[in-house]
C1' cells in the first nucleotide's frame, strides 16, 4: 500500500424485511436469613465510534474519516 471484518449500557454480546434498543454479568434498593453467601423482585445506566447523504422515519442503507483485528504484498 491492497482486501476483509469489527466499533451498541461499566464488561461480554444480541438486535437477519428500516418503524423510536434488549439480554447475561456487574452496580443500587427491597424481600428472604440470627447474620453472610446464594436466591427472588425492582430500579438506574445508551447522542448505537465521528462527520455527511438517502428516507416521512436509520443501530440497520450509501459515502468519507478514526481506532482495533486478520490476511496479502
Nucleotide at each position: 500500500g491492497c482486501u476483509g471484518a469489527a466499533a451498541u449500557a461499566g464488561c461480554u454480546c444480541a438486535g437477519u424485511u428500516g418503524g423510536u434498543a434488549g439480554a447475561g454479568c456487574a452496580a443500587u434498593u427491597c424481600a428472604u436469613u440470627c447474620g453472610u453467601a446464594a436466591u427472588g423482585a425492582a430500579u438506574a445506566g445508551g447522542u448505537c465510534g465521528c462527520c455527511g447523504g438517502u428516507u416521512c422515519g436509520a443501530g440497520c442503507c450509501c459515502g468519507g474519516c478514526u481506532u482495533u483485528c486478520a490476511g496479502c504484498u
The prediction has a mean pLDDT of 81. A computed fold for a 73-nucleotide RNA from Prevotellamassilia timonensis, annotated as transfer RNA. The sequence is in RNAcentral, with records from ENA. Its Rfam family is "tRNA". By type it is a transfer RNA. Its family is annotated with triplet codon-amino acid adaptor activity in the Gene Ontology. Lineage of the source: Bacteria > Bacteroidota > Bacteroidales > Prevotellaceae > Prevotellamassilia.